Predicted 3D model of RNase P RNA and transfer RNA as a complex of 443 nucleotides. The prediction has a mean pLDDT of 79.
[in-house]
RNA sequence: GACCGGACGGUCGCUGUCGAAAGACAGAGGAAAGUCCGAACUCCGCAGAGCAGUGUGCCGGAUAACGUCCGGGACGGCCGGUUCAAGCCGGUUGGACGGAAAGUGCCACAGAAAACAUACCGCCCGGGCCGCAAGGCUCAGGUAAGGGUGAAAAGGUGCGGUAAGAGCGCACCGCCGCGGCAGUAAUGCAGCGGGCAGGGCAAACCCCACACGGAGCAAGACCAAAUAGGGAGGGAAUCCGGCGCAAGCCGGACGCGUGCCGGCUCGGUGCGCCACAACCUCCGGGUAGGUCGCUUGAGCCCCGCAGUAAUGCGUGGCCCAGAGGAAUGACCGUCCCGCCGCAAGGCGGACAGAAUUCGGCUUACAGGUC
RNA sequence: GCCGGAGUAGCUCAGCUGGUAGAGCAGCUGAUUUGUAAUCAGCUGGUCGGGGGUUCGAUUCCCUUCUCCGGCU
Numbered sequence: 001g002a003c004c005g006g007a008c009g010g011u012c013g014c015u016g017u018c019g020a021a022a023g024a025c026a027g028a029g030g031a032a033a034g035u036c037c038g039a040a041c042u043c044c045g046c047a048g049a050g051c052a053g054u055g056u057g058c059c060g061g062a063u064a065a066c067g068u069c070c071g072g073g074a075c076g077g078c079c080g081g082u083u084c085a086a087g088c089c090g091g092u093u094g095g096a097c098g099g100a101a102a103g104u105g106c107c108a109c110a111g112a113a114a115a116c117a118u119a120c121c122g123c124c125c126g127g128g129c130c131g132c133a134a135g136g137c138u139c140a141g142g143u144a145a146g147g148g149u150g151a152a153a154a155g156g157u158g159c160g161g162u163a164a165g166a167g168c169g170c171a172c173c174g175c176c177g178c179g180g181c182a183g184u185a186a187u188g189c190a191g192c193g194g195g196c197a198g199g200g201c202a203a204a205c206c207c208c209a210c211a212c213g214g215a216g217c218a219a220g221a222c223c224a225a226a227u228a229g230g231g232a233g234g235g236a237a238u239c240c241g242g243c244g245c246a247a248g249c250c251g252g253a254c255g256c257g258u259g260c261c262g263g264c265u266c267g268g269u270g271c272g273c274c275a276c277a278a279c280c281u282c283c284g285g286g287u288a289g290g291u292c293g294c295u296u297g298a299g300c301c302c303c304g305c306a307g308u309a310a311u312g313c314g315u316g317g318c319c320c321a322g323a324g325g326a327a328u329g330a331c332c333g334u335c336c337c338g339c340c341g342c343a344a345g346g347c348g349g350a351c352a353g354a355a356u357u358c359g360g361c362u363u364a365c366a367g368g369u370c
Numbered sequence: 371g372c373c374g375g376a377g378u379a380g381c382u383c384a385g386c387u388g389g390u391a392g393a394g395c396a397g398c399u400g401a402u403u404u405g406u407a408a409u410c411a412g413c414u415g416g417u418c419g420g421g422g423g424u425u426c427g428a429u430u431c432c433c434u435u436c437u438c439c440g441g442c443u
Stems, first nucleotide, its partner, number of pairs: 001370004006335007014027005029351001033362002036360005041216004053212005058072005073097001075094008098207002103205002105201003120147002122143003126139005155173006174196001175194004180189003220292004230283005241274006247265006254257001299318003303314004336349005371442007380395004389426001397413005419435005
């Protein structure tokens, strides 16, 4: 890293399908888990574009799609070899591996200085003072090799050079620029030019490129009670309510009337229209309940071909849980493995369990095989 | 089944543009009091739920996992 993850038989049960019945057949996993990604499917939304937000991020390929997988590249770690050394070469392994030369921000403490560089100790030239001398103190400079601080100190190693030093010079390595060659590309190789500018952090904001509408089977579709409620129509007669007309009575003002205004009419009025309850018929919505979605699918097995591989294509064969307060279990026998025991024998056999379905990732896992 | 939120001292909570974590209550010691309470002074107490990564450095950023809480018929 890959695979298996107790085996066989019997009895009694549970769920589903078939059957008139008897009965027959089938019945958890590599993770069914976490719900972390990606899809199918369903409903809702949707003129177009942009902003915001979220995610992904070397290159090429695979795929329905992916943050997954395969191959390659550069980089880092480890091991080995090699070089005076830096470094180089080979093997193995790891990763969320665009941009730090667009801008902003941060880099605590320590330290002279943490990014417009700087100078604590030290090293060195010169002046002054002290001292016989060696040397010491001090002033003005040079320097960044050495020490020290730090996670990180302004290219590295070696040689030369120098008062001491320094890309100051040279060689090699690294870096930058230019064009060339190889490669689909990431990138690599060699050449020329440049002494070197530009520390780290983007799992800080951000920039660049690409992708993204939202919800989720408790999605959704169909059938459809009882009761209550909604709408439409009918609703005999009587009563109640409203309106109109007519009539009667009472009161008032005046111009005194067949007129006007107000009120009343159970006893002591009629007519017409509207409304209204029980009840009847019909319609529509939702609930309980039922059915579908629900398992034939990016499906599994064998073989062949293409490809380094992921994977794809083709021939043949197979049907392999579909429940719904939710089945898949218990017991017995034989064998296997582990532990205990002299033996007979006893005890134990991991992680865990479908719920719309797939492709991945992650996590858990006794024991065994290669 | 699906979708959100929170784990920091014994308890309740702060701390989140990364730099050794604090407050109140509780506990302990001392003072005060005849004694107790209250009050005052001081002290103790932290695997920041676990593991891994980025970074010089993680409670804080990222991934994974565990526990708890809430919503949807």
Notes:
It holds a member of the Rfam family "Bacterial RNase P class A".